[in-house]
Context: one part of a larger RNA
RNA sequence: UUGGGCGUAAAGAGUGCGUAGGUGGUAACUUAAGCGCGGGGUUUAAGGCAAUGGCUUAACCAUUGUUCGCCCUGCGAACUGGGAUACUUGAGUGCAGGAGAGGAAAGCGGAAUUCCUAGUGUAGCGGUGAAAUGCGUAGAUAUUAGGAGGAACACCAGUGGCGAAGGCGGCUUUCUGGACUGAAACUGACACUGAGGCACGAAAGUGUGGGGAGCAAACAGGAUUAGAUACCCUGGUAGUCCACACCGUAAACGAUGAGCACCUAGGUGUCGGGGGCGCAAGUCCUCGGUGCCGGAGUUAACGCAUUAAGUGCUCCGCCUGGGGAGUACGUACGCAAGUAUGAAACUC
Numbered sequence: 001u002u003g004g005g006c007g008u009a010a011a012g013a014g015u016g017c018g019u020a021g022g023u024g025g026u027a028a029c030u031u032a033a034g035c036g037c038g039g040g041g042u043u044u045a046a047g048g049c050a051a052u053g054g055c056u057u058a059a060c061c062a063u064u065g066u067u068c069g070c071c072c073u074g075c076g077a078a079c080u081g082g083g084a085u086a087c088u089u090g091a092g093u094g095c096a097g098g099a100g101a102g103g104a105a106a107g108c109g110g111a112a113u114u115c116c117u118a119g120u121g122u123a124g125c126g127g128u129g130a131a132a133u134g135c136g137u138a139g140a141u142a143u144u145a146g147g148a149g150g151a152a153c154a155c156c157a158g159u160g161g162c163g164a165a166g167g168c169g170g171c172u173u174u175c176u177g178g179a180c181u182g183a184a185a186c187u188g189a190c191a192c193u194g195a196g197g198c199a200c201g202a203a204a205g206u207g208u209g210g211g212g213a214g215c216a217a218a219c220a221g222g223a224u225u226a227g228a229u230a231c232c233c234u235g236g237u238a239g240u241c242c243a244c245a246c247c248g249u250a251a252a253c254g255a256u257g258a259g260c261a262c263c264u265a266g267g268u269g270u271c272g273g274g275g276g277c278g279c280a281a282g283u284c285c286u287c288g289g290u291g292c293c294g295g296a297g298u299u300a301a302c303g304c305a306u307u308a309a310g311u312g313c314u315c316c317g318c319c320u321g322g323g324g325a326g327u328a329c330g331u332a333c334g335c336a337a338g339u340a341u342g343a344a345a346c347u348c
Base pairs, nucleotide, nucleotide: 003320004319005318006317007302008301012316014200015199016198017197021193022192023191025087026086027085029083030082031081033080034079035076036075037074038073039072040071041070042069048066049065050064051063052062053061054060090190091187092186093185095182096181097180102176103175104174105173106172107171108170109153114148115147116146117145118144119143120142124135125134161168162167205246206245207244208243209242210241214240215239219235220234221233222232257315258314259313260312261311263310266293267292268291269290270289271288272287273286274285275284276283277282297304298303321348322347323346330341331340332339333338
């Protein structure tokens, strides 16, 4: 609970697509459902409120007026809605361009680590605060040559780019999504939001089958320590990688929902386009993104400030003292782990 809010105090769903619903551009015409004005009907009494009156007054009593709403009817036409017509600015399509780690698949490359084989070579190597475990005369470490295999792509690299978010970085090819700019050919409001729903969704985890170089939960050993189920060291299995299927959560963060307004001072970088001037360097204008600083305004303050947390409108989600508790129970989903929904007693 018809209120006030949601960057940090409780509160924006992880993100999108989209159904119902809600909301919706410009012009004239029409209608009259909403809306406005008038008339009529109905609206039990008592009570309340106001006025007047009656018991000498009051309490008490009576009369009149007042009150939600519903129905019928006449008129009006600014706004909302309905109908039919037109328009082009919103939205979309087509055309011409350039940018990009956007996505999927296939192929290729070099550096490095590890391992194997062979050569040279000899007693150490490795590791630490110091050591030890460990490796090494069955020849290690070092170095040279050859080979195997997996994973990741130094420099370029940038408060650079792309994507709805999660996220995306070696090179080439194929397939493919979106955004931006220019011009203004076409459609003619086709739009915005979006309960349910559907799809996507890091890491870890799960199932089946592969793969396994490095790293590394668990685990083992060595140290440290009073102890050391740790931090440090030597090893090391799941996992990390691939395919298919699940899981559906994160400080999934900008802790900030989406859209609109040519809304509301500027300055300065940077990325992608376009136009003017200029030989060029550059400079001016403009559209779209991404940063920093800052004014009005706003805010409890911090801060935000044309990428708003300013001013307004539309739609959705969410909050309502702390703990108990994101627990219990029920339900749904899941192979499981668990996830979603989500209380109360009690207590301060």

RNAcentral holds the full RNA, with entries from ENA and SILVA.
The part of an RNA shown here (small-subunit ribosomal RNA, central domain) has 348 nucleotides and comes from an Anaerovoracaceae bacterium.
The coordinates come from a structure-prediction model, not an experiment, and the mean pLDDT is 84.
It matches the Rfam family "Bacterial small subunit ribosomal RNA".
Lineage of the source: Bacteria > Bacillati > Clostridia > Peptostreptococcales > Anaerovoracaceae.